[in-house]
RNA sequence: UGGGAGGCGAGUGCGGAUCGCGGCCGGUUUCGUGCCGGUCGAGGAAAGUCCGAGCUCCACAGGGCAGGGUGCCGGCUAACGGCCGGGCGUCGCAAGGCGACGGAAAGUGCAGCAGAGAGCAGACCGCCGAUGGCCCUCUCAGGAGGGCACAGGCAAGGGUGAAACGGUGGUGUAAGAGACCACCGCACCGCCGGUAACGGAGGUGGCACGGCAAACCCCACCCGGAGCAAGGCCGAAUAGGGGACGAGGCGUGGCCCGCGCCAUGGGCUUUUCGGCCCACAGUCCCGGGUAGGCCGCAUGAGGCCGCGGGCAACCGCGGUCCCAGAGAAAUGAUCCGCCCCCGCAAGGGGACAGAACUCGGCUUAUUCCGCCUCCUUGCAU
Numbered sequence: 001u002g003g004g005a006g007g008c009g010a011g012u013g014c015g016g017a018u019c020g021c022g023g024c025c026g027g028u029u030u031c032g033u034g035c036c037g038g039u040c041g042a043g044g045a046a047a048g049u050c051c052g053a054g055c056u057c058c059a060c061a062g063g064g065c066a067g068g069g070u071g072c073c074g075g076c077u078a079a080c081g082g083c084c085g086g087g088c089g090u091c092g093c094a095a096g097g098c099g100a101c102g103g104a105a106a107g108u109g110c111a112g113c114a115g116a117g118a119g120c121a122g123a124c125c126g127c128c129g130a131u132g133g134c135c136c137u138c139u140c141a142g143g144a145g146g147g148c149a150c151a152g153g154c155a156a157g158g159g160u161g162a163a164a165c166g167g168u169g170g171u172g173u174a175a176g177a178g179a180c181c182a183c184c185g186c187a188c189c190g191c192c193g194g195u196a197a198c199g200g201a202g203g204u205g206g207c208a209c210g211g212c213a214a215a216c217c218c219c220a221c222c223c224g225g226a227g228c229a230a231g232g233c234c235g236a237a238u239a240g241g242g243g244a245c246g247a248g249g250c251g252u253g254g255c256c257c258g259c260g261c262c263a264u265g266g267g268c269u270u271u272u273c274g275g276c277c278c279a280c281a282g283u284c285c286c287g288g289g290u291a292g293g294c295c296g297c298a299u300g301a302g303g304c305c306g307c308g309g310g311c312a313a314c315c316g317c318g319g320u321c322c323c324a325g326a327g328a329a330a331u332g333a334u335c336c337g338c339c340c341c342c343g344c345a346a347g348g349g350g351a352c353a354g355a356a357c358u359c360g361g362c363u364u365a366u367u368c369c370g371c372c373u374c375c376u377u378g379c380a381u
Base pairs, nucleotide, nucleotide: 002376003375004374005373006372007371008370009369010367013338014337015336016335017334018333019332021041022040023039024038025037026036027035028034043352047363048362050361051360052359053358054357055227056226057225058224067223068222069221070220071219072086073085074084075083076082087101088099089098090097091096102218103217107216108215109212110211124158125157126154127153128152133148134147135146136145137144138143166184167183168182169181170180171179185207186205187204188203189202191200192199193198231295232294233293234292241286242285243284244283245282248262249261250260251259252258265278266277267276268275269274302321303320304319305318306317307316308315309314339350340349341348342347
């Protein structure tokens, strides 16, 4: 000096003036939040609705089936699929990042095309090819050399493919091949280190028929459902629900009886009287709960500071503070100054973006902001 990695913090913010909002408290009040005063009032993601919980209601003896979630080890947490530390793998020169991280020797399945062959496989191009057969050359002969083809041998070389039955080097062979050997890989065995995942050095063995489980599956652990539009209180008119009275009522001092007046829908029974049942108008009582109103609604697994423990996540102790609760949706508008960026100046610009029950996370969007630590390129000393 350029690039990069990890972390922390901040975020049209601050001050003043004028007017205007919502909550709470106090005062006043014509009792209408009407008036006055004080105080507080959008985020790091408020977004996504992807996880986990608190809370509310329902369900639930216990167990099981089905379904769903997670998936290395050890911790943290109310819990989680989160976070911290570590292991292994992978990307990166590195600082660091990411992980889809149990099991392929229980079973099933998949890998098109190409290719000889895609899992206890395979011969397209190839390599070798004796004896015997044929041909040629040399030799006095014996015999030697070469070529061709066959029977047969090979899977080391090439090709196909995303992937080809462990890799490299050698011995050996007619040519080869774990056929054999060394090392690596793999499997098993114990030893050492580590709480563990795992790592290290060593021994034995030519060694299981590779890959994919974010394929079905197997294994281990965990999981009740629905959701603040949860749920609760009050509850008008009108209409409707249930019950009682309600074809009888009025008058005669009260009750009964009798008498008088008015009235009598339908059904059953009866010669009639009478009795029973259903019912209209109407009255009273009860319950539900529509419109509507109120609650839930913010003191919390809360924030900040200090001390202690811990590598850390985080935990414990002490102190201090109250920091939004709208209800169709409140914090706004104007002016001046300061701050940051561009610009000589004038001037212009200031990202992503607004709570709706609350919290712990994850993910996504965003500022050429500030600070700290680390890695690395170039140059100079």
A computed fold for a 381-nucleotide RNA from a Longimicrobiales bacterium, annotated as Bacterial RNase P class A. Rfam family: Bacterial RNase P class A. Gene Ontology terms of the family: dimeric ribonuclease P complex, ribonuclease P activity and tRNA processing. By type it is a ribozyme. The sequence is in RNAcentral, with records from ENA. Model confidence (mean pLDDT): 75 of 100. A source record names the gene rnpB.